RNA sequence: AGAGUUUGAUCCUGGCUCAGGAUGAACGCUAGCUACAGGCUUAACACAUGCAAGUCGAGGGGCAGCAUGAGGUCAGCUUGCUGACUUUGAUGGCGACCGGCGCACGGGUGAGUAACGCGUAUCCAACCUUCCCCUGUCUCGGGCAUAACCCGGUGAAAACCGGACUAAUUCCCGAUGUUGUUCCUUGACGGCAUCAGAUUGGAACCAAAGAUUUAUCGGACAGGGAUGGGGAUGCGUCUGAUUAGCUUGUUGGCGGGGUAACGGCCCACCAAGGCAACGAUCAGUAGGGGUUCUGAGAGGAAGGUCCCCCACAUUGGAACUGAGACACGGUCCAAACUCCUACGGGAGGCAGCAGUGAGGAAUAUUGCACAAUGGGGGAAACCCUGAUGCAGCGACGCCGCGUGAGUGAAGAAGUAUUUCGGUACGUAAAGCUCUAUCAGCAGGGAAGAAACACCGCCCUAUGGGCGCCGGACGGUACCUGACUAAGAAGCCCCGGCUAACUACGUGCCAGCAGCCGCGGUAAAACGUAGGUCACAAGCGUUGUCCGGAAUUACUGGGUGUAAAGGGAGCGCAGGCGGGAAGACAAGUUGGAAGUGAAAUCUAUGGGCUCAACCCAUAAACUGCUUUCAAAACUGUUUUUCUUGAGUAGUGCAGAGGUAGGCGGAAUUCCCGGUGUAGCGGUGGAAUGCGUAGAUAUCGGGAGGAACACCAGUGGCGAAGGCGGCCUACUGGGCACCAACUGACGCUGAGGCUCGAAAGUGUGGGUACCCUUAAAGGAUUAUGAUACCCUGGUAGUCCACACCGUAAACGACGGAUUAAAUGAGUGUUGGAGGAUUGACCUCCUUCAGUGCCGCAGUAAACACAAUAAGUAAUCCACCCUGGGGAGUACGACCGCAAGGUCGAAACUCAAAGGUAUUGACGGGGGCCCGCACCAGCAGUGGAGUAUGUGGUUUAAUUCGACGCAACGCGAAGAACCUUACCAAGUCUUGACAUCCCUUGUCGAUGCCGGAAACAGUAUUUCUCUUCGGAGCAAGGAGACAGGUGGUGCAUGGUUGUCGUCAGCUCGUGUCGUGAGAUGUUGGGUUAAGUCCCGCAACGAGCGCAACCCUCAUCCUUAGUCGCCAGCAGGUAGAGCUGGGCACUCUGAGGAGACUGCCAGGGAUAACCUGGAGGAAGGUGGGGAUGACGUCAAAUCAUCAUGCCCCUCAUGAUUUGGGCUACACACGUGCUACAAUGGCGUAAACAAAGGGAAGCGACCCUGCGAAGGUAAGCAAAUCUCAAAAAUAACGUCUCAGUUCGGAUUGUAGUCUGCAACUCGACUACAUGAAGCUGGAAUCGCUAGUAAUCGCGGAUCAGAAUGCCGCGGUGAAUACGUUCCCGGGUCUUGCACACACCGCCCGUCA
Repeated sequence: AGAGUUUGAUCCUGGCUCAGGAUGAACGCUAGCUACAGGCUUAACACAUGCAAGUCGAGGGGCAGCAUGAGGUCAGCUUGCUGACUUUGAUGGCGACCGGCGCACGGGUGAGUAACGCGUAUCCAACCUUCCCCUGUCUCGGGCAUAACCCGGUGAAAACCGGACUAAUUCCCGAUGUUGUUCCUUGACGGCAUCAGAUUGGAACCAAAGAUUUAUCGGACAGGGAUGGGGAUGCGUCUGAUUAGCUUGUUGGCGGGGUAACGGCCCACCAAGGCAACGAUCAGUAGGGGUUCUGAGAGGAAGGUCCCCCACAUUGGAACUGAGACACGGUCCAAACUCCUACGGGAGGCAGCAGUGAGGAAUAUUGCACAAUGGGGGAAACCCUGAUGCAGCGACGCCGCGUGAGUGAAGAAGUAUUUCGGUACGUAAAGCUCUAUCAGCAGGGAAGAAACACCGCCCUAUGGGCGCCGGACGGUACCUGACUAAGAAGCCCCGGCUAACUACGUGCCAGCAGCCGCGGUAAAACGUAGGUCACAAGCGUUGUCCGGAAUUACUGGGUGUAAAGGGAGCGCAGGCGGGAAGACAAGUUGGAAGUGAAAUCUAUGGGCUCAACCCAUAAACUGCUUUCAAAACUGUUUUUCUUGAGUAGUGCAGAGGUAGGCGGAAUUCCCGGUGUAGCGGUGGAAUGCGUAGAUAUCGGGAGGAACACCAGUGGCGAAGGCGGCCUACUGGGCACCAACUGACGCUGAGGCUCGAAAGUGUGGGUACCCUUAAAGGAUUAUGAUACCCUGGUAGUCCACACCGUAAACGACGGAUUAAAUGAGUGUUGGAGGAUUGACCUCCUUCAGUGCCGCAGUAAACACAAUAAGUAAUCCACCCUGGGGAGUACGACCGCAAGGUCGAAACUCAAAGGUAUUGACGGGGGCCCGCACCAGCAGUGGAGUAUGUGGUUUAAUUCGACGCAACGCGAAGAACCUUACCAAGUCUUGACAUCCCUUGUCGAUGCCGGAAACAGUAUUUCUCUUCGGAGCAAGGAGACAGGUGGUGCAUGGUUGUCGUCAGCUCGUGUCGUGAGAUGUUGGGUUAAGUCCCGCAACGAGCGCAACCCUCAUCCUUAGUCGCCAGCAGGUAGAGCUGGGCACUCUGAGGAGACUGCCAGGGAUAACCUGGAGGAAGGUGGGGAUGACGUCAAAUCAUCAUGCCCCUCAUGAUUUGGGCUACACACGUGCUACAAUGGCGUAAACAAAGGGAAGCGACCCUGCGAAGGUAAGCAAAUCUCAAAAAUAACGUCUCAGUUCGGAUUGUAGUCUGCAACUCGACUACAUGAAGCUGGAAUCGCUAGUAAUCGCGGAUCAGAAUGCCGCGGUGAAUACGUUCCCGGGUCUUGCACACACCGCCCGUCA
């Protein structure tokens, strides 16, 4: 000294929380020992029992008890001893009694009290004071009673009554009177004053007690002192105004009474005062202070122990005694409670010390002693003392000590963890060598004590000195000795704040949490363990206080938008106030004096071994009072000034206000004319009006309200507000001038006045517009009590009276001074000057009203001579987290509506301001895409194929779910595949590595079985460099194995936005910062493509290009390709020789670059058109996918962490299933026919495949196919027929010669095997379907559409997928709209980002 927490991030405002210290504490776990201190905070609740105030015989009468002496009687006996009884106050003494002193102290408690109660200072000339000290003077004479005791009586008791006796330091009378008191008289010094009073004289009144050891101790009256008390006053002393008025003995006076004393303290009379916004009264709470805790301080909080004061003693009241009380352990009365009782009546008061019950989270022993200190009594010994001194209990606190020290690496064992190598606990332990504090044992053993008194001795002798006597604590502190490392460590924390980390368990459960927040299967946050950090005989938690919190801000905050300026003005009190001179000294400053108790705190020194603690000294106690001085500032006062303020004069502008009158345009209504079918209204309609004549139009009239143009960030007004014209009355402002006054000023709590609209009351008026309620029509997925429409009352207008609020806003209170750019530029009203014939124009200045902008300010936005700047300022009001709530209650105001003042419980950790980046908008601008539009062909309807959902099942294995799952993984499930189900089997295993032993394994035959498997017979290892290796079987254990889980633990791969044009960085600059700039702007492009401009300059990943292919040409090479010319040859044929010209194939090149021309454009980039060219503006197609998004998909391709199974979730076999089928969806195929079907005979491809293969020709079969078999590892042979098309014929609009599903029969092929469950063929059968609802998909050219061909997978099994060519269109005006995307800008309370956030109702 700060930190965490609002946000995606930032700055600010602002609350919440934490780290510190403290405690009369409590609770949890734990606990070895001293010293010191403290210990009912709650029920001022109730109390059993014991003790806490007595003492004096040197005041007295006496003698109950004890002891002694003496006398008497009796008994025993050793003739003087013992015992018993009895008498005697004679002695020591002494219960009870009279008397004295004390009991008013000490001790307890904090209920009451907001008060002269307390603190501090002052005063009493208005007072008292036992005991004590000093001084003075006395202490004479007499008398009457009474208690105890005795007698009698009443009562249960407590207690009381009667009679008789008696004493005193009890009581009473008389004398004396130093003095004192009162009255009269005198009246110096003095006092703020009422006054006081030295001094003089006189009058009246008032005293006493004795005791004794003869030393003394007492007693009385006075004066003084000391101590203690009483009273008065200034100042200070909690909260509430949702308590604003209180008071009748109240305030004062005169006179009395009372008191120690003043006083309405009390009383009679008189007056009507007194207190209060500087907070009276009332209500709530509370003992006050020294001090204690905290804090840098200023402050804030507290008042336990100790000290001072006060108050109280079961509750309330009262007095008595006394020096002192209205009395804790006294009295009386009343009340409540408890106890005793013979029911008549009595007793009691722990807030004394112990102790009990109760209450409570919670607080101790019915201890010892008067040895010390102190108190009471006494001459004293002494007695009393729960004051006090000590001990006991409890870690309640503070301080100190210990639980060992050194050495010791095999880094032991064990535990935890691990990547299995290790690492940590850890020199820690053990072991070895030492020491002995504390506890335990034994021995010694204090100080605290000074004495008083008795006794003895001495001296300077009412006294002093020495000796003797005397300790609760306590055999305690302390010292010494022996003994053994032996007996002595816990608690909290370990996500951040905040020092300290791993494993297991758990699985939004259990739980944690001071705040933020952890926990939903890999939790450093829960629980346990190991380890670590911190503190330590304690450690944590809880409560409370201060701090941090500048978060109530005096020191030291704010109010444009975060909470916060009153709606405005006038103005009483209050606060503040211009220039000069003088006086005073209240504030102010300095010096001195008194006081500020002690303790505490601080410093220094000292004493307990140290420390805590204790002692001494100093300082301090920041305060109050008195006094002396100063005179700058404030103040008071006197004189003066003119610049603040005001007055007069001369002008000026204006929707300033009030009242009266006048005017035109327009709307509506009424009357009349013309005229006919609609008008009106809306997004579109309807309600409504209209043939009984509307709307429209013309003329006339009535009435009310509002004042077009001018008109303007123009004017006026304090604000609200004010707009046709004229008149009357009236307020304010500005300029000029400088005559007058001379600070007369500013602000302003309460108060008063004004105050839009709506609303209220009474009366009038009512044309239009608007509109709440009520009505009707629409709208709406539902409701639509709304938005829209129709009509429409109150209101809107006037007069009078209320209301008193608004985003009453510039969200900015008023006033003043002065500095800063001599800023700039508009505008309104004046004044002065220049110029002019007059305008125009220019300059200066005053007062308003705007914009922009410097310094400065500000969290930023912004403000900036009209401040949100500076200031020495000045004044007033207001704010202190969000919600609850401007609500409730209360008070005031109002006719009402309502207004003003204005909380709390409870709840949250935020709420909020400003700016930033994104995302979003049924915001805007620009641009793109088969996105729409224009077209073509489809899907959705039928049948069928296939996939999915659902259902079913023993199983129908699993995955994929908007686009971006659904002919997807699967380029091909009869067995296998296969992961699923049923049944049968195996357990080091079907598969891998390591070790040991053995030599088989396999094949063939037979047999059991569904097969796997098992048995049996025959045959009997291979290679070798001779070491061994390979293979197989058996055995043991390490291990294998898992298509089991988690794609939300992962790698890799993939999809998608999107082939969209974007995504970033370095340096610089700007900003407090998040961030911005660059990347924005003007053009252009398919493109962040390029050009220009620019606080930016550069760069990277993307775009483009480089790659492949198609289109043209050239060169080169010609076989299996080709055949123009030459020759041969066939039924036919490049079939053959030959050739490489052409086609074609392969390789290598060329070509296209806006290169050329014209126009546009900014002379740019680029665009438009043209030429040439096979191709023209990226020529067509492909490959290529930035930063990132979707916890997107995949653990079942593969890999992999963790978890799970291990005679099973592994392995194997047979059979079944993945092929099910009321249904729903997706994707295809075939069709519905004549642009067609069928038949006949003809034509033209490309790209591919082929050896467990393609298979020609020929023969058989209607056919699928079969038989036979040539050729070909392919530009050679083969699959192979291309089909649509064209030609001819037929069908003639029909469920058909369309369509082919379904079914029957018979077959073919593949394969171990076609039942579940294959494809194909022939014959027969001949279903639905006649162009498809809402909706919806694809496509911009060799494309769509249509037609066939091939390939992969594959034993067989495509309508799917991947390729190939043939034929070959239509349309695109364009970007308003739908969808998606890019970019700039704007708004935003969103940031999981609009599938957001969020309001109300209901559950």
The RNA shown here (small-subunit ribosomal RNA) has 1403 nucleotides and comes from an uncultured bacterium. Rfam family: Bacterial small subunit ribosomal RNA. RNAcentral holds the sequence, with entries from ENA, Greengenes and SILVA.